């Protein structure tokens, strides 16, 4: 200097004028059921995000259910930790990719069973002889042809053909035997909380792939959701008809069964009233600073802070200067850093400024994003 990889912070700033929402407090006015409410003005604070998006997970909270058992269904799937919890996060183990820093994995079980492996190939689960190798017999005898018994070592096809390399052996071969290597089984030892890993002995045992296919195993799983729900006010017709029924049918409990609860609890048709207001509504598994522990996710202690709560939906508009992106023009041999190679610094005009807006709240994940800045590590090249 170039390339790569991982992480962090922003994502316009400042000032002025006018305007919007809400809080605290002060001064009035009106009303009052004496609790307070409405309204006008002043002062002082506050007012969208890193994703507010998606509605994909997990909860807090609210209501219902008896909140139990089982089946079905769904989710997760190596180990250990963190957390309120999770399908999240952290650190490891194993496998794969990369020269490397690093990145990826829907990571239990194929010897419980079933299914699938196209095409090519002789043959793709207990598979198999296409080209071939060797021996024997017969015909022909230059090639060659027929039959028999062996073979899977060589070649071909394929993603994959059933351990690999070498030696011996054999008619020719073959773990048939041997040496080494790999796998598998078993015994023993070391390390690690564990997943797992390292070392040694014996054994010729060599026993495809696929479970984001069905399945098996382990663990977990009430329902609905702020349009949840609570209160106040007002109004109508505490309506009419039919069915079933009081032993049990029926209703409720995510689907089904048992259990349990309700019990004029219901089922169906027609018709009427209300659709107004207040609360829920923001003080939290909260944030910031310091400090201790931990590899880390995080946890403990001490101190400090209160940072939207709209209600058809508020934070906007204008002006000036600065800044950002891109393009064009001008200037420049000057200044600064460095051992060096090299790097940085000027002015003007125009243009651009991303993704995108709370609606009960929180922890995650996923997706979108014009630019910019800072740092760690890896590789390559050059120079001193």
């Nucleotide at each position: 200097g170039a390339a790569g990889u991982c992480g962090g912070c922003g994502g316009g700033g400042u000032g002025g004028u006018c305007g919007c929402c809400g809080g605290u407090u002060c001064c009035g006015u009106c009303a009052u059921u004496c609790g307070u409410g409405a309204u006008g003005g002043g002062a002082c604070g506050g007012g969208a995000g890193g994703a507010a998006a998606g509605u994909c997970c997990g909860g807090a909270c609210u209501g219902c259910a008896c909140a139990g058992g089982g089946c079905a269904g769904g989710a997760u799937g190596c180990c250990u930790g963190c957390u309120a919890a999770c399908g999240g996060c952290a650190g490891g183990c194993g496998g794969g990719g990369g020269u490397g820093a690093c990145c990826c994995c829907a990571g239990g079980g194929a010897a419980a069973g079933u299914g699938c492996c196209a095409c090519a190939g002789a043959a793709a689960g207990g598979a198999g002889a296409c080209c071939g190798g060797c021996c024997c017999c017969c015909c022909g005898u230059u090639c060659g042809g027929g039959g028999g018994a062996c073979c899977a070592a060589g070649g071909g096809u394929g993603a994959a053909a059933g351990g690999g390399u070498g030696c011996g052996g054999u008619a020719a071969g073959a773990g048939c035997g041997c040496a080494c290597c790999a796998g598998u089984g078993u015994c023993g030892g070391g390390g690690g909380u564990a997943a797992c890993u390292c070392c040694g002995g014996c054994a010729g045992c060599u026993c495809g792939g696929u479970a984001a296919a069905c399945c098996c195993c382990a663990u977990c799983c009430g329902c609905a959701g702020c349009a949840a729900g609570a209160c106040c006010a007002a109004a109508u017709a505490g309506g009419a008809c039919g069915g079933c029924g009081u032993c049990a049918a029926g209703g409720g409990u995510g689907g089904c069964c048992c259990g349990c609860c309700c019990a004029g609890a219901c089922c169906g048709u027609c018709g009427g009233g209300u659709u107004g207001g207040u609360c829920g509504c923001u003080g939290g598994a909260g944030c910031c600073u310091g400090u201790g522990g931990g590899u880390g996710a995080c946890c403990g202690c001490a101190g400090g802070c209160c940072u939207a709560g709209a209600g058809g939906a508020a934070u906007g508009a204008c002006c000036a200067c600065c800044g950002u992106u891109c393009g064009c023009c001008c200037a420049a041999u000057g200044g600064g850093g460095g051992u060096a190679a090299c790097c940085c610094c000027g002015g003007g005009c125009g243009u651009c400024c991303a993704c995108a807006g709370a609606a009960u709240c929180c922890g995650g994940c996923u997706u979108a994003c014009a630019g910019g800045c800072c740092g760690g590590c890896u590789u390559c090249g050059a120079c001193c």
Molecule: Bacterial RNase P class A
Organism: bacterium